[in-house]
Context: one part of a larger RNA
RNA sequence: GGAUGAACGCUGGCGGCGUGCCUAAUACAUGCAAGUCGAGCGAGAAUUUUUCAAAUGACACUUCGGUUGAUUUUGGAAAAGGACAGCGGCGGACGGGUGAGUAACGCGUAGGCAACCUGCCCCUGACAGAGGGAUAGCCAUUGGAAACGAUGAUUAAAACCUCAUAAUGCCGAAGGAACACAUGUUUCAUCGGUCAAAGAUUUAUCGGUCAGGGAUGGGCCUGCGUCUGAUUAACUAGUUGGUGGGGUAACGGCCUACCAAGACGACGAUCAGUAGCCGGACUGAGAGGUUGAACGGCCACAUUGGGACUGAGACACGGCCCAGACUCCUACGGGAGGCAGCAGUGGGGAAUAUUGCGCAAUGGGGGAAACCCUGACGCAGCAACGCCGCGUGAUUGAAGAAGGUCUUCGGAUUGUAAAAAUCUUUUAUCAAGGACGAAGAAGUGACGGUACUUGAUGAAUAAGCUCCGGCUAACUACGUGCCAGCAGCCGCGGUAAUACGUAGGGAGCAAGCGUUAUCC
Numbered sequence: 001g002g003a004u005g006a007a008c009g010c011u012g013g014c015g016g017c018g019u020g021c022c023u024a025a026u027a028c029a030u031g032c033a034a035g036u037c038g039a040g041c042g043a044g045a046a047u048u049u050u051u052c053a054a055a056u057g058a059c060a061c062u063u064c065g066g067u068u069g070a071u072u073u074u075g076g077a078a079a080a081g082g083a084c085a086g087c088g089g090c091g092g093a094c095g096g097g098u099g100a101g102u103a104a105c106g107c108g109u110a111g112g113c114a115a116c117c118u119g120c121c122c123c124u125g126a127c128a129g130a131g132g133g134a135u136a137g138c139c140a141u142u143g144g145a146a147a148c149g150a151u152g153a154u155u156a157a158a159a160c161c162u163c164a165u166a167a168u169g170c171c172g173a174a175g176g177a178a179c180a181c182a183u184g185u186u187u188c189a190u191c192g193g194u195c196a197a198a199g200a201u202u203u204a205u206c207g208g209u210c211a212g213g214g215a216u217g218g219g220c221c222u223g224c225g226u227c228u229g230a231u232u233a234a235c236u237a238g239u240u241g242g243u244g245g246g247g248u249a250a251c252g253g254c255c256u257a258c259c260a261a262g263a264c265g266a267c268g269a270u271c272a273g274u275a276g277c278c279g280g281a282c283u284g285a286g287a288g289g290u291u292g293a294a295c296g297g298c299c300a301c302a303u304u305g306g307g308a309c310u311g312a313g314a315c316a317c318g319g320c321c322c323a324g325a326c327u328c329c330u331a332c333g334g335g336a337g338g339c340a341g342c343a344g345u346g347g348g349g350a351a352u353a354u355u356g357c358g359c360a361a362u363g364g365g366g367g368a369a370a371c372c373c374u375g376a377c378g379c380a381g382c383a384a385c386g387c388c389g390c391g392u393g394a395u396u397g398a399a400g401a402a403g404g405u406c407u408u409c410g411g412a413u414u415g416u417a418a419a420a421a422u423c424u425u426u427u428a429u430c431a432a433g434g435a436c437g438a439a440g441a442a443g444u445g446a447c448g449g450u451a452c453u454u455g456a457u458g459a460a461u462a463a464g465c466u467c468c469g470g471c472u473a474a475c476u477a478c479g480u481g482c483c484a485g486c487a488g489c490c491g492c493g494g495u496a497a498u499a500c501g502u503a504g505g506g507a508g509c510a511a512g513c514g515u516u517a518u519c520c
Base pairs, nucleotide, nucleotide: 001520002519003518004517006516007515008514009513010512013390014389015388016387017386018385019383020382021348026346027345028344030343031342032341035090036089037088040087041086047080048079049078050077051076052075053074054073055072060067061066097301098300099299106226107225108224109223110222111221112220113219116218117217121214122213123212124211125210126209127208129163130162131161132160139152140151141150142149143148169194170193171192172191173190175188176187177186178185179184199206200205227273228272229271236262239261240260241259242258243257244256245255246254276298277297278296279295280291281290282289283288303324304323305322306321307320326337327336328335329334354380356379357378358377362376363374364373365372366371393423394422395421396420403414404413405412406411428457429456430455431454432453433452437447464509465508466507467506468505469490470489471488475504476503477502478501479500485492486491
């Protein structure tokens, strides 16, 4: 000098774009953050309408006997209506957060899989025949304070099951050909065994099953690279390899039984400490050094530890089970919870924001669609936290005014500075108009009556901070008297201090200026 997710002191006008718990991966009140499909299924509340029955009995008429039957209530039936819940499907494995752990095939880079999987999507071929038994819901009874259940009866499906059909699929048998990289791979024909389906409908379509291919996404393996310490020198028994078996989508001590005795290590094993990695960022002429906030990729985690279930995909942040700690409810028998999602609260800290608006756009989930959901996202709010831009007026103006300061008392300086005159209106305030962002003919904008434009008013609303001994741009007076104090280094201060304090003057930067911390 540059840089910062900064903090502190003094000061503070505006706009644009960014950024904002670096500490306690501390504990969390409250609200929201993942639903959707009635074009899969049964059932169907409120409400509305119509009708029937019973009761009620207004007005009117009356031969006073009654007639008429408005209105209201209850019950039954039908139609419309579609709430809450349930079965079923898809999605809750994405998106969002955090960096605790991890020195590792975790990451980066280059390859490999003849050892693998892939829902939704695209292409191709073929198919969808016939049956069955349940179950939730509802209803009844019932346990419990609650959470949540139990029993009985009954019901539907694209839920579940059985049979049929079936091969280029899978398994087995034996055979031919081609290829290769060791196990092998591909392909041709034969035989045997085995496996499927689901419908909806407004008739437009949307779905279903099997097989092959693609795309996308993942899994595994390997070469190289990846911090510090030897005041850590030895370490390792599933350890290293083999065989049989199991397991997995798949290879493999991944697991298991047996056999062998290996494997790693001064080219630093093991142990200890520290740490998410990278694209990048800062600095530097470069080499290099430092760093990993924001944005993007990968990984890991979700109160702590463990486990599996479902599923194409999880060993699953807002799923399940168990154990621990903590908090809450309780009728003491038992239950409920998990903000490292968005806001917000306590605590910690030098320190870090609103319990905001909207799905209008982009994107995601569901749906045929309309649409619904979306604290992703788009916006707004707060903060000079950063970068950039603008303003705080311009021109003329010597009686060089007054005042201040210094003085050799002549004057010098503040200083064209002010006053005064003329002008302008960025900004400010008020008024009027008023978007783009909306794609796609129309409708649809949170932001927002915002940006922007026009007019009016009036210099009107807007300057500070640090420094002035040398390094280092900028000097005098007074006060103080080794005191009070200053200080980055050298060093100032003990009676004329350009170094302390104040004033005048000056220098530098400027909505900032200084200080502190850290890196180069």